The prediction has a mean pLDDT of 80. This is a predicted structure of a 72-nucleotide RNA (transfer RNA) from Candidatus Yanofskybacteria bacterium RIFCSPHIGHO2_01_FULL_44_17. The sequence was found in a public genome assembly. Taxonomically the source falls in Candidatus Yanofskyibacteriota (Bacteria, Bacteria candidate phyla).

[in-house]
RNA sequence: GGCGGCGUAGCCAAGUGGUAAGGCAUGAGUCUGCAAAACUCUUAUACGGGGGUUCGAUUCCCCCCGCCGCCU
Numbered sequence: 001g002g003c004g005g006c007g008u009a010g011c012c013a014a015g016u017g018g019u020a021a022g023g024c025a026u027g028a029g030u031c032u033g034c035a036a037a038a039c040u041c042u043u044a045u046a047c048g049g050g051g052g053u054u055c056g057a058u059u060c061c062c063c064c065c066g067c068c069g070c071c072u
Base pairs, nucleotide, nucleotide: 001071002070003069004068005067006066007065010024011023012022018055027041028040029039030038048064049063050062051061052060
């Protein structure tokens, strides 16, 4: 330098045109002599940035940024 994949909350991660599931963690409670574990409930302005298409974009298109891989 060329090609491809990926980027969603503190972490993991689903969804791929109609307004974003779940788990872990955090917080509260039950239990316990105190804790841990277990169980119940709960919180968050989470879609990398900019532009375009569309009535509507996390999703499609273009550019950029970052990470990973392959080729040279």